FMN riboswitch aptamer (RFN element), 123 nucleotides, folded computationally.
Its Rfam family is "FMN riboswitch aptamer (RFN element)". On this family, see Serganov et al., Nature 2009: "Coenzyme recognition and gene regulation by a flavin mononucleotide riboswitch".
It was read from a public genome assembly, where an Rfam model found it.

């Protein structure tokens, strides 16, 4: 240093500012703003994962497991290599609530992908 095992009072998601209409909108309209985790030439849009949602199964219960579902990018440039960088113009965003919500409130002081650290074994 790598791999594997086990562990933890550890970390682990950002964003409505201005104007308009209206009885009422951070929800509509115009402009604005934001981008989880792993991989890979540095990625919201590639490949994969997670949350969320649905169905089925297991469980006294808390909950767990399986399956399904799961958004969106083009052109030009540089380069050995980039849908990742640079330039230009686009596009996307779970469920419940509420005047129709990526940005407000809620499940959530939650959980997960994972990250970090530690222990042991091993090369």
């Nucleotide at each position: 240093u790598g791999a594997u095992u086990c562990g933890u009072u550890u970390c682990g998601a950002g964003g409505c500012g201005a104007g308009g209409u209206g009885u009422a909108a951070u929800u509509c309209c115009u402009c604005a703003c934001c981008g989880g985790c792993g991989g890979u030439a540095a990625a919201g849009u590639c490949c994969g994962c997670a949350a969320a949602c649905a169905a089925g199964g297991c469980g006294c219960a808390a909950g767990c497991c399986u399956u399904g579902c799961c958004g969106a990018c083009a052109c030009g440039g540089u380069g050995a290599a980039a849908u990742u960088c640079c330039g230009u113009g686009a596009c996307c965003g779970a469920c419940g609530g509420u005047a129709u919500a990526g940005u407000c409130c809620g499940g959530a002081u939650g959980a997960u992908a994972g990250a970090a650290c530690g222990u042991a074994u091993u090369a």